The RNA shown here (Bacterial RNase P class A) has 336 nucleotides and comes from Bifidobacterium breve.
The source organism's lineage runs through Bacteria, Actinomycetes, Bifidobacteriales, Bifidobacteriaceae and Bifidobacterium.

[in-house]
RNA sequence: CGAGCCAGACAGUCGCGGGGUCCUUGUGGCCUCGAGGAAAGUCCGGACACCGAAGAGCAGGGUGCUGGCUAACGGCCAGCCGGGGAAACCCGAGGGAAAGUGCCACAGAAACGAAACCGCCUCGUCGAGGGGUGACGGGGUAAGGGUGAAAAGGUGCGGUAAGAGCGCACCAGCGGUCCGGUGACGGGCCGGCUGGGCAAACCCCACUCGGUGCAAGGCCAAAUCGGGGCGUCACGGGUUGCUCGCCCAGUCCCAGGUAGGCCGCAUGAGGCGCCCGGCAACGGGCGUCCCAGAUGGAUGACUGUCCACGACAGAAUCCGGCUUACGGCUCGCUAA
Numbered sequence: 001c002g003a004g005c006c007a008g009a010c011a012g013u014c015g016c017g018g019g020g021u022c023c024u025u026g027u028g029g030c031c032u033c034g035a036g037g038a039a040a041g042u043c044c045g046g047a048c049a050c051c052g053a054a055g056a057g058c059a060g061g062g063u064g065c066u067g068g069c070u071a072a073c074g075g076c077c078a079g080c081c082g083g084g085g086a087a088a089c090c091c092g093a094g095g096g097a098a099a100g101u102g103c104c105a106c107a108g109a110a111a112c113g114a115a116a117c118c119g120c121c122u123c124g125u126c127g128a129g130g131g132g133u134g135a136c137g138g139g140g141u142a143a144g145g146g147u148g149a150a151a152a153g154g155u156g157c158g159g160u161a162a163g164a165g166c167g168c169a170c171c172a173g174c175g176g177u178c179c180g181g182u183g184a185c186g187g188g189c190c191g192g193c194u195g196g197g198c199a200a201a202c203c204c205c206a207c208u209c210g211g212u213g214c215a216a217g218g219c220c221a222a223a224u225c226g227g228g229g230c231g232u233c234a235c236g237g238g239u240u241g242c243u244c245g246c247c248c249a250g251u252c253c254c255a256g257g258u259a260g261g262c263c264g265c266a267u268g269a270g271g272c273g274c275c276c277g278g279c280a281a282c283g284g285g286c287g288u289c290c291c292a293g294a295u296g297g298a299u300g301a302c303u304g305u306c307c308a309c310g311a312c313a314g315a316a317u318c319c320g321g322c323u324u325a326c327g328g329c330u331c332g333c334u335a336a
Base pairs, nucleotide, nucleotide: 001332002331003330004329005328006327008306009305010304011303012302013301014300016034017033018032019031020030021029022028023026036312040323041322043321044320045319046318047317048213049212050211051210060209061208062207063206064205065079066078067077068076069075080094081092082091083090084089095204096203100202101201102198103197104196117145118144119141120140121139122138123137124136125135126134153171154170155169156168157167158166172194174191175190176189177188178187179186180185217263218262219261220260227254228253229252236248237247238246239245270289271288272287273286274285275284276283277282307310
């Protein structure tokens, strides 16, 4: 540096939760099971459930080297390229800047279809001429100095009035071509010498995403209030004393739904072993096992023996990841 494993052990007693079974049915007996590698954060992905006449598009979000794996992923594996390290090894949101828009602080002459501050070279004018020098003006140049995170390829040789890819060699970059590779990419040759950066700026391109979460959702269903039906038959009240009719109340029936109860809810993208395919992630076959399921919410206490004296931490729909917390052991590799 990398990978893997363990999570005090054994016995007894009592207690707690789930399941099964038995009987004399209750404060019952017996048997059996009972947290984790992270159960955590709730960050990502899925299963499942409901909603949206269940489709499409726009807007918006996410991802972003290549090839694989997977139910899916922002995960994993194997590679490529870049970066770090002496090494083992580790890290990387790593498409497009030649579609367009925008930004590049400070400093600096100039920060983008850019530029000449100090300079270098040369010509002209000014003093009768020559040399030197100076001033002014014209032209060439970008080597040197200076500023900056970044300054128009880098280093060297040639070349020149001074310079310059102006020429040449090597290097970097770009384009073309050949070879290797599924590919990212790598290598060779040739060419003109060739002007920046930022897309975790807008944007473009490719792929992808409906919303809400088990308090999802479904079933059974008191009491009370209210709603609907019937009011034909039986009983009652009102409407005129009676009959009919009409109205009302009660009984009855129905539906919704609260309390309460049940399901969802523990057999699953399941664990273990062996074999096969694959570098691996992973996939396939055979065998075997059943391994928490509460709803005020269980998993604790005591005793004995032993040791290396035990960290972080406790399920609530389930599964795959990531991240974080944390004690110890083993193996392999690197270096001194």